[in-house]
Source information:
Bacterial RNase P class A, 326 nucleotides, folded computationally. It was read from a public genome assembly, where an Rfam model found it.
RNA sequence: CAGGUGGGGCGAUCCGUCGCGCUUCGAGACUUUGAUCCCGGGGUGAGGAAAGUCCGGACAGGUCAGGGCACCCUGCUGGGGAAAGCCCAGGCGGGAGAGAUCUCGCGCGGCCGUGACAGAAAACAACCGCCGCUUCGGUGGCAAGGGUGAAAACGCGGGGUAAGAGCCCACGACGCGGCCUGGUGACAGUCCGCGGGCACGGUACCAGGGCCUGCAAAACCAAAUAUACUGGCAGAUGAGGGCUGCCCGCCCGAUGCCAGGGGGUAGGUCGCGUAGAUAAAUGGCGGAUUUUAAAACAGAAACCGGCUUACGGCCCCACCUUUUUA
Numbered sequence: 001c002a003g004g005u006g007g008g009g010c011g012a013u014c015c016g017u018c019g020c021g022c023u024u025c026g027a028g029a030c031u032u033u034g035a036u037c038c039c040g041g042g043g044u045g046a047g048g049a050a051a052g053u054c055c056g057g058a059c060a061g062g063u064c065a066g067g068g069c070a071c072c073c074u075g076c077u078g079g080g081g082a083a084a085g086c087c088c089a090g091g092c093g094g095g096a097g098a099g100a101u102c103u104c105g106c107g108c109g110g111c112c113g114u115g116a117c118a119g120a121a122a123a124c125a126a127c128c129g130c131c132g133c134u135u136c137g138g139u140g141g142c143a144a145g146g147g148u149g150a151a152a153a154c155g156c157g158g159g160g161u162a163a164g165a166g167c168c169c170a171c172g173a174c175g176c177g178g179c180c181u182g183g184u185g186a187c188a189g190u191c192c193g194c195g196g197g198c199a200c201g202g203u204a205c206c207a208g209g210g211c212c213u214g215c216a217a218a219a220c221c222a223a224a225u226a227u228a229c230u231g232g233c234a235g236a237u238g239a240g241g242g243c244u245g246c247c248c249g250c251c252c253g254a255u256g257c258c259a260g261g262g263g264g265u266a267g268g269u270c271g272c273g274u275a276g277a278u279a280a281a282u283g284g285c286g287g288a289u290u291u292u293a294a295a296a297c298a299g300a301a302a303c304c305g306g307c308u309u310a311c312g313g314c315c316c317c318a319c320c321u322u323u324u325u326a
């Protein structure tokens, strides 16, 4: 130099001009005085993920004396954090890479189940084989070697034996228990003792946590229409309705009108913020700068902390290097 690994940061800036939302100040319009319309000035107006809506919270309502069962979630250690399927550091085991590093798993093992095909046997094994006896038909012993398989009863050496075997012994690996040492701890290490059956799944047990629904929550104000209830007036000496706009007539026949009034709908306010919600603004053009080129992913919807996912390009820090070149 190149390629790579881990971590962090940026996600254009400025000027002019036209336009949009919200807000505030000032002026104005009206057969309408309205949560109305309109003109001008000021202020302010998307992201690192605003996204997915996955986890947690705050807030709110419902349920609700208190507790338990069921159900669901989490599960190595220490620290942080309001909490989290959160973050940081670490431990042990498996896997990938040449390496920096990445990745998967983790309480406890009691019970149960499964292990296709192949193979004798997939966990009370014996096909080939080895050995003893034999009346040569068999019978008994063995698990070293072969073979099958993803997986076959710890490895290697010695002893032992008829042949063999953790059957015995040394060393090693693994598991369990104990002392000591180190560490806050998970755990690690020396020594001693004991042991000999592999993987996966389900369930039980232990510890901690968890009610349900969400800002279209909730609270407040409140038309039109209908109306609980209350008061007044009229009414079988006919209220009121229909034919029918009015009068007469005919028919039906017990309520009708006025006022008050609670709940509640439309709608509004609040929740709600120096963007804010309302089918919803945050934009266009021109120029300058860095730049090959302002380009990638992407547009708040009540709020906060996380996680995950998407992303062109640039910068910084630490580290690695099988090859190749110098």
Base pairs, nucleotide, nucleotide: 002321003320004319005318006317007316008315009314010313012289013288014287015286016285017284018283020045021044022043023042024041025040026039028037029036030034047297051308052307054306055305056304057303059214060213061212062211071210072209073208074207075206076090077089078088079087080086091106092105093104094103095102096101107205110203111202112201113200114199115198127146128145129142130141131140132139133138154172155171157169158168159167174195175194176193177192178191180189181188182187219269220268221267227262229260230259231258232257233256234255240252241251242250243249
Record summary: Its mean pLDDT, the model's own confidence on a scale to 100, is 76.